The prediction has a mean pLDDT of 77. A computed fold for a 390-nucleotide RNA from an Anaerolineae bacterium, annotated as Bacterial RNase P class A. It matches the Rfam family "Bacterial RNase P class A". By type it is a ribozyme. From the family's description: Ribonuclease P (RNase P) is a ubiquitous endoribonuclease, found in archaea, bacteria and eukarya as well as chloroplasts and mitochondria. The gene name in the source record is rnpB. NCBI's taxonomy places the organism under Bacteria, Bacillati, Chloroflexota, Anaerolineae.

[in-house]
């Protein structure tokens, strides 16, 4: 230098003008206005894919269905994250990726080729008391060809994938049918390790391929719904209830229908006034008032928290503890910008100088803890392969 590999970071800096949203102070009637101070987006605030706080419902226990996670050990409030490991598998390497339980419990499925995708047999090898055909100096329990029946699984052929490899016995051919090694599984045993695992004995039958992000078995875990949760205070307009005088009794009637009489209340009218008589009413309404739901609205829930920084300690780490300092957005349609100037940085006028030019991806809505996806440009840190020079 050149090519990679891993971890960490930043995400434009000073200042000025005007402007927007929150707090708090000051003025003011405590409202609104004003000023004046202070605080104002992010590493991902996004996608809502997990996991918690926190609220309201529901809830004896157990199991059934359901949906989720799947290798060991730790972390953490949790977790499908994270951190250390173990196998597997990629790269020369730094490193990386892996739902990574069970296919001798059932089931299903393996395009295409290929007999046959799990027990089959296309060519092929062997065999016959059996049929045909043909050969002979031989006429045969001969030979050579086919057929049919059965054996076989060595060689050929199809596939990603086809009964473990290789060499022996064996045999009509052959075969894990039996033996010797080597591979693989399974069982017992020992050593290392908390464990996953790993290494070594020894036995066993040789042994029946793959998928479980296919049904399914097996362990563990999961109540539901979500700040529009959920609580508080309450207009108008409607609706509800109760009170404001008033109705009650008895008869006729099957009646809660009608109707009658008494007796109470209320309103007119006769009449000077009481009493007294007459009519008309004491059903719904309506008005007044009082209680109560819910709506608009408008508070609370909501900003002190699994909280940020620094330091020291304990762990390899993930992470945990102690002390110290700090307050760090809260909008309701949604505030967090715009514009001037120096600098910086990227371009591009070949170079200096100077001049144009340019800013990623995106944006809080109850908070937290992760994954995931987007990102203009840059910074720092350790590793690895190679080249070159001293």
């Nucleotide at each position: 230098c050149c090519a990679g590999c891993c971890g960490g970071c930043c995400g434009g800096g000073c200042g000025g003008u005007c402007g927007c949203g929150g707090g708090c102070g000051u003025u003011c009637a405590c409202g609104a206005g004003a000023c004046g101070u202070u605080c104002g987006a992010g590493g991902a605030a996004a996608g809502u894919c997990c996991g918690g706080a926190c609220u309201c419902c529901a809830c004896a226990g157990g199991g059934c269905a359901c949906g989720g996670u799947g290798c060991u050990g730790g972390c953490u409030a949790a977790c499908g994250g994270c951190c250390a490991g173990g196998c597997g598998g990629g790269g020369c390497g730094a490193c990386c990726c892996g739902a990574c339980g069970g296919a001798a419990a059932g089931u299903g499925c393996c395009a295409c080729a290929g007999a046959a995708a799990c027990a089959u047999a296309c060519c092929g090898c062997c065999g016959c008391u059996c049929c045909c055909a043909g050969a002979c100096c031989u006429c045969g329990c001969u030979c050579u060809g086919g057929g049919c029946c059965g054996g076989u699984a060595a060689g050929g052929g199809u596939g990603a994938a086809a009964a473990g490899g290789c060499g022996g016995u064996g045999u009509a051919a052959g075969a894990g049918a039996c033996c010797a090694c080597c591979g693989g599984c399974g069982g017992g045993c020992c050593u290392g390790g908390u464990g996953a695992c790993a290494g070594g004995c020894u036995c066993g039958g040789c042994c029946a391929g793959g998928c479980a992000a296919a049904c399914c078995c097996c362990a563990c875990c999961g109540g539901g719904a979500g700040c529009a949760a959920g609580g508080c205070c309450a207009a108008g307009c409607a609706g509800g209830g109760g009170g404001g005088a008033a109705g009650g009794c008895g008869c006729u009637g099957c009646a809660c229908a009608a109707g009658c009489g008494c007796c109470g209340g209320g309103a007119g009218g006769c009449g000077g006034c009481u009493c007294g008589u007459c009519u008309c009413c004491c059903u719904c309404g309506a008005c007044c008032u009082c209680c109560g739901g819910g709506u608009a609205g408008g508070c609370c829930g909501c900003a002190c928290g699994a909280g940020a920084c620094g330091g020291c300690g304990g762990g390899u780490a993930a992470c945990c503890g102690c002390c110290g300092c700090c307050c760090c957005a809260g909008a309701u349609a949604g505030a967090u910008g715009a514009c001037c100037g120096c600098c910086a940085c990227c371009c591009u006028c070949g170079c200096c100088c100077g001049a144009g030019g340019g800013g990623a991806c995106a944006g809080a809505a109850u908070c937290c803890g992760g994954c995931u996806u987007a990102c203009a440009g840059g910074c720092c840190g350790g590793c690895u392969g190679g080249g070159c020079u001293c």